RNAcentral holds the full RNA, with entries from ENA. Predicted 3D model of a 1670-nucleotide part of an RNA (large-subunit ribosomal RNA, half A) from a Rikenellaceae bacterium. Rfam family: Bacterial large subunit ribosomal RNA. Rfam links the family to the GO terms structural constituent of ribosome and ribosome. Lineage of the source: Bacteria > Bacteroidota > Bacteroidia > Bacteroidales > Rikenellaceae. The prediction has a mean pLDDT of 80.
Context: one part of a larger RNA
RNA sequence: GGCGAACGGAGGAUGCCUAGGCUUCUAUGGGCGAAGAAGGACGUGGUAAGCUGCGAAAAGCUGCGGGGAUUAGCAAACAUGACAUUAUCCGCAGAUAUCCGAAUGGGGGAACCCGGCAGGUUGAAGGCCUGUCACAUAUUAAAUUAUGAGCCAACGCAGGGAACUGAAACAUCUUAGUACCUGCAGGAAAAGAAAGAAAAAUCGAUUCUCUGAGUAGUGGCGAGCGAAAGGGGAAAAGCCCAAACCUGUUUUGUUUAGGCAAAAUAGGGGUUGUAGGACUGCGAUACUUUAUCUUAAUAAGAAGUGGAAUCAAUUGGAAAAUUGGGUCUUAGAGGGUGAUAAUCCCGUACGCGUAAAUAUUAAGAUAGACAGCAGUAUCCUGAGUAAGGCGGGACACGAGGAAUCCUGUCUGAAUCUACGGGGACCAUCCCGUAAGGCUAAAUACCAAUAGAAGACCGAUAGUGAACCAGUACUGUGAAGGAAAGGUGAAAAGUACCCCGAACAGGGGGGUGAAAUAGAACCUGAAACCGUUCGCUUACAAGCGGUCGGAGUCCCUAUUAGGGAUGACGGCGUGCCUUUUGCAUAAUGAGCCUACGAGUUGCUUCUCACUAGCGAGGUUAAGUACUUAAGGUACGGAGCCGAAGCGAAAGCGAGUCUGAAAAUGGCGGUUAGUUAGUGGGAGCAGACGCGAAACCUUGUGAUCUACCCUUGAACAGGUUGAAGGAGCCGUAACAGGCUGUGGAGGACCGAACCAGUAUCCGUUGAAAAGGAUUUGGAUGAUUUGAGGGUAGGGGUGAAAGGCUAAUCAAACUGGGAGAUAGCUCGUACUCCCCGAAAUGUCUUUUGGGACAGCCUCAAGUAAUAGCUUAUCGGAGGUAGAGCUACUGAUUGGAUGCGAGGGCUUCAACGCCUAUCAAUUCCAGACAAACUCCGAAUGCCGGUAAGUGUUUCUUGGGAGUGAGUCGUUGGGUGCUAAUGUCCGGCGGCGAGAGGGAAAGAGCCCAGACCAACAGCUAAGGCCCCAAAACGUGUGUUAAGUUGAAAGAACGAUGUUUGGUAGCAGCGACAGCUAGGAUGUUAGCUUGGAAGCAGCUAAUCAUUUAAAGAGUGCGUAACAGCUCACUAGUCGAGCGACCGAGCGUGGAUAAUAAUCGGGCAUCAAACACACUGCCGAAGCUAUGGACUGUAGUAAAGUAUAGUGGUAGGGGAGCAUUCCAUUCAGCGCUGAAGGUAAACUGUGAGGUUUUCUGGAGCGUAUGGAAAAGAAGAUGUAGGCAUAAGUAACGAUAAUGCAGGCGAGAAACCUGCACACCGCAAACCCAAGGUUUCCUGAUCAACGUUAAUCGGAUCAGGGUUAGUCGGGGCCUAAGGAGUAGCCGAAAGGCGAAUCCGAUGGACAAAUGGUUAAUAUUCCAUUACCUGUAUAUAGAGCAAAGGAGAGACGGAGUAGUGACACACACGCCAACUGACGGAAUAGUUGGUUGAAGGCCGUAGGUAUAGGACAAAGUUAAUAGCUAUGUUCUGCUGAUGGUUUACAGUACGUUGAGUCUUCGGAUGAGAUGAUAGUUGUGGUAAACAGACUUCCAAGAAAAUCUUCCGCGUAUUAAAUUUAUAUACAGCCCGUACCAUAAACCGACACAGGUGGGUGAGGAGAGAAUCCUAAGGUGCUC
Repeated sequence: GGCGAACGGAGGAUGCCUAGGCUUCUAUGGGCGAAGAAGGACGUGGUAAGCUGCGAAAAGCUGCGGGGAUUAGCAAACAUGACAUUAUCCGCAGAUAUCCGAAUGGGGGAACCCGGCAGGUUGAAGGCCUGUCACAUAUUAAAUUAUGAGCCAACGCAGGGAACUGAAACAUCUUAGUACCUGCAGGAAAAGAAAGAAAAAUCGAUUCUCUGAGUAGUGGCGAGCGAAAGGGGAAAAGCCCAAACCUGUUUUGUUUAGGCAAAAUAGGGGUUGUAGGACUGCGAUACUUUAUCUUAAUAAGAAGUGGAAUCAAUUGGAAAAUUGGGUCUUAGAGGGUGAUAAUCCCGUACGCGUAAAUAUUAAGAUAGACAGCAGUAUCCUGAGUAAGGCGGGACACGAGGAAUCCUGUCUGAAUCUACGGGGACCAUCCCGUAAGGCUAAAUACCAAUAGAAGACCGAUAGUGAACCAGUACUGUGAAGGAAAGGUGAAAAGUACCCCGAACAGGGGGGUGAAAUAGAACCUGAAACCGUUCGCUUACAAGCGGUCGGAGUCCCUAUUAGGGAUGACGGCGUGCCUUUUGCAUAAUGAGCCUACGAGUUGCUUCUCACUAGCGAGGUUAAGUACUUAAGGUACGGAGCCGAAGCGAAAGCGAGUCUGAAAAUGGCGGUUAGUUAGUGGGAGCAGACGCGAAACCUUGUGAUCUACCCUUGAACAGGUUGAAGGAGCCGUAACAGGCUGUGGAGGACCGAACCAGUAUCCGUUGAAAAGGAUUUGGAUGAUUUGAGGGUAGGGGUGAAAGGCUAAUCAAACUGGGAGAUAGCUCGUACUCCCCGAAAUGUCUUUUGGGACAGCCUCAAGUAAUAGCUUAUCGGAGGUAGAGCUACUGAUUGGAUGCGAGGGCUUCAACGCCUAUCAAUUCCAGACAAACUCCGAAUGCCGGUAAGUGUUUCUUGGGAGUGAGUCGUUGGGUGCUAAUGUCCGGCGGCGAGAGGGAAAGAGCCCAGACCAACAGCUAAGGCCCCAAAACGUGUGUUAAGUUGAAAGAACGAUGUUUGGUAGCAGCGACAGCUAGGAUGUUAGCUUGGAAGCAGCUAAUCAUUUAAAGAGUGCGUAACAGCUCACUAGUCGAGCGACCGAGCGUGGAUAAUAAUCGGGCAUCAAACACACUGCCGAAGCUAUGGACUGUAGUAAAGUAUAGUGGUAGGGGAGCAUUCCAUUCAGCGCUGAAGGUAAACUGUGAGGUUUUCUGGAGCGUAUGGAAAAGAAGAUGUAGGCAUAAGUAACGAUAAUGCAGGCGAGAAACCUGCACACCGCAAACCCAAGGUUUCCUGAUCAACGUUAAUCGGAUCAGGGUUAGUCGGGGCCUAAGGAGUAGCCGAAAGGCGAAUCCGAUGGACAAAUGGUUAAUAUUCCAUUACCUGUAUAUAGAGCAAAGGAGAGACGGAGUAGUGACACACACGCCAACUGACGGAAUAGUUGGUUGAAGGCCGUAGGUAUAGGACAAAGUUAAUAGCUAUGUUCUGCUGAUGGUUUACAGUACGUUGAGUCUUCGGAUGAGAUGAUAGUUGUGGUAAACAGACUUCCAAGAAAAUCUUCCGCGUAUUAAAUUUAUAUACAGCCCGUACCAUAAACCGACACAGGUGGGUGAGGAGAGAAUCCUAAGGUGCUC
């Protein structure tokens, strides 16, 4: 270390529980608001942070009613109270009700600021209190009064109106008039009393419902869309105007002055279609009914009230349990009580009571409404209307034959003898009477109130929210959005002791039934982390198991068995998915727990089964009843069926076609229907998760882009343009030189801005940085503040850049569960059968449809199917053939014809090493040749075998990616694990044996068990079961022993054959010869056998010897060979085959046949014998299925591999009903560990834990089973005690406090910054500030410390900043303009600083504030009074306010530096003194008065001189000067000297650092000089071109008005009063802001010393700050 056991930790599953949800039902109510809502802010308690309540009358006040003992909410504690004079509490009615919000006096950044008027506060200013003051509409002359606004869940009507999607694309269409935006209303809304619907009959407003009906229709006639009448029901309700006519009033016109007419207005009248009314005549005053008010009665109704009946024993901590004995019940619903209670408590059934609103009835009062008959001359009965044209829209109806309705536009009737409609239109007929209006109920919805229920959930569920949740937190914002329940019956919540620094934690002890119920608290699983014990482990390689098994240890009914471990051996490459095929190095998963996917709806369809009825079956809505449910009854509208055929008229067991009585088609011999359950389809999100996108309403320019307004910034150095000036020069220019001048998208270079290169960083210090380097740095520069532009939009010096860490179309919510022919995932068991990867079509090829193949059910049976044999057929393949065709083709013969040549040309003719037809001879080819032509297959007959395998109909599928081997072919290279077809087999979906190992090869098809037997392929030396088997050969190469080895080469070897030589002596060796003509001839310098050439190369001697086989020479020579003899003594060589071997022979982890190894074999060949060998076969036992058979069994027989898939049977979980009159504190569920049991899912029992619920059986209903989805949530591992601890500016020592000190405090050293790492503001933050206490967490370590935690304290203004003043960009907005609505613009006006205007300084003081407090000295505004003056004055005009860049010069303080003088202290190496040195100081504000340099924009005057001119006027331009105005610096005062300050210092206090401090002493000190520049003067001046805010305040003119006397107003002076609101702490280049952090980043303005230096560069330092939290 492994396995096992026991005991713990961690964690929070499971079980139980429920305080909260979810879904319905019933009833109520259906609004609140200017009398200030909804919703908030801020307050309010004795102490009070939150919630709740309430509102300055503030957990409350008053009255009435109820109630009757405690009480001051959640919520304890302390303190203090209240209450029988009735509290707290409950109900009703009142009072009060800050500020914001429609928000309404004005403004505004909601909860704030600022006003007018009236009144009050002893009061003028200031402050405070009360009331009031918005706008629109209506009314009105006005006043006034009334109404409106805003909020709210769904429902309603209306104005606008998408897209994804579907159509397998898409445009009409669909989604859909949906989502969404907008307006408006009500408790409902809308609609509504026929110019209707119909059809030859009628009905009689509207609405809703069931039907009609998925019908009629409509429709790229696609996808889809889809009525109405009629019928059954719910509910029912009808009316009023306009007009005709009459009357009154007013006005107008006209008149013959009597009237008449018209118009307006008011009243009467009148309201319809079988027309009605007016009008004329007759007649009547009845009957009925509506609304409001009053009174009475009844009902109803808030808080409320009465309300029966139980005891004992046992167990127990506790009784409600158990046992025994009772009781009540119009009450046995429910909840609580220490376990389960009718009888203990609250309640319940049933009664009682009540204020107001309310309802009903009755009576009374008031105010209304309604009627008949007849006549028919005249009048009336809704006009820019009906209708039409064009263009749209709505109607189910898409322009269609298109009626009907609405209307943008252009036209435009009729008047009852009329008009409209009845689906183009016309006629007839029928129905109705438009162009005015009102109208309950039945219907829709539920934010809210009350009550009830659930085969709904039970803390990852149910609402997002059981809990202080729309909270914490995230985001600029719109918006998004969690986690988190349980002690116990009762806090009885651990007195006391001990350990410890400890109020941490723990151990005793105590409480309790239990503390392993101790607050991190019920149960307490798993991952994970430990402790102890048993066995085992250090020569051993592995999906870690399985089978066998030694040893050791333990238990026990004790020799029988069980348990733990496991030396050693055999076999053995996870799971899922996707695939032709995966151990694959293809996908997914770190582990555990919980959750997590075929569901639900539909009066849609279809099939099966079950049930009812049956030529019939059945109700729907609704109504009634009721025990309130899944009920019963009624309800027959309607539907399906009983008859079909036809386009239809129509006919009908037939009908249609047709001339037909023919033919043919479709029908006809009857079974349906309603419900339930199940399989499947359709429509719906439809098995779950998943897009990129599209549309719609909004939110964003705090980032960034550009723009607008108003401000700010840029050390220092360099260069030296134009233009002036002087000199030279020119006729005059030009030009040159010198100097002046100070231009520039000029130069160098800090701040600042940018981001070139390299390196670092890359789980960073940083979601873009650091170091070094680099570019720009007066400009098209950079930057602050406030604003503008908004998503197919903006902005863009343009990169598709930027638009909040997001951009080829932002973000948020919604349509929405878009769609996904795509990927992934899809959860318990057993049994039966079991595919496909093919054809056709397809915008189709990874998808579908139909067919094929599978399954289930039913049916029919033979002349079905299949196999074999045989018989009979059709056929044109393999083969073969071609003098049999077509085509191709080699050689030869022949040689038509052609070419070429000759003949001077031509012709005739001749010739031919040329081409070549035909024919002949010989040979030979073909998928698209055939004179021929099989085998097999196919069709049919017969016979035999088998026995439903076949076929038909119906339900359900899956498959439509295939792959390998062999075979017949195509293609390719007769390449490919290539590709495309046909046949067969396998894999796929198939395990087992063999091939070392291997999907497809060989053998063989696994129901289960066992330590039985026989075989297949293949094997038998060892690994490793079986033969070193037998016989005969071959191989010598480890060839070979299971991949394949080539052309070519070789006296390898064995064997066969052919033709030779050989005892007359071969072959090989050895000995000898190998000669002569001749040096053959030619050639040659030479050529003699042997450079070359010629000749078939002669001849002689010989046993034999070439005019020569090689070596050699210059040429010869020489050495050899052929050939011959001798010796030797038996076979020899040549050629052609076959077997086995050999070279050729070269690849990467390792040399290897799988290994060791093997040689008459363990190789190869042939033959033979035996054996081994599988899940095959057999034998034994068992299980299940089908068939036969049986009453049922036994039995017989056939079977039981299996992916997609079909079918069947079961297990478990949760809930419901009944049941067991079940179990349970003597211990339920859950957890834990065992045993037993079933084929399995599972079940039962026991141990311990646990402490209150749970089961059996039979049915029912489902949120009903997980290992996977880069699944969701939580917990826990791993890496790992590893990386890291965030600038390498640096620490050390001593002392202190303390339990504890590297880090805290103090001191002393050291180090670092010093245009900063110092100081002051703005933004932003919001208490971080100061003091005391504390150290759990936070701090990257520790901590006694802290920006942490707890408590207390702290911010003081007439003058600082802002408001009470002004305006810019911009915003709001009256009038007005525009627009479907929302809304968009917009004079006036208002708001709005980053700008304009505007009054205070010095010193001191606190732990923490100061231009704010204090001291002193000032100033501003106003009020009152006094004095002295004056007319004052709204709106308006004018002036002024009032403005750019760059550059240069002058004056010139402080600081600073230097120098000198003076004062004080200190230093004095031994002593004293002088001199000397060192250090510090040597000083002063605002304000008042004086007023200088300078400036002066057209202020006025004078002078000078230039131009113009007649001119000395005048005008233009310039200079000088005076006055005026302005004006820094300055002078003086302020100013206070014996003060500040320095030195010393008794004493007191002390945290030991210091603080305080009587007194003493110095009297003693420059307003010195030089350098130097900032501010300021200043609106300076010069110069340049790009030509550089507004308004108020102020001055002045005019003078609405008011006054001329007083008052009032106003100016000046003096005195006295008054002077409001907000900010003010602290950080602020940062540990407090923006960056998730105590983050190397970012962040606007001001001050910013010394030495060196041009400098704000750089280095070193001062003041000051710091050493960067291991």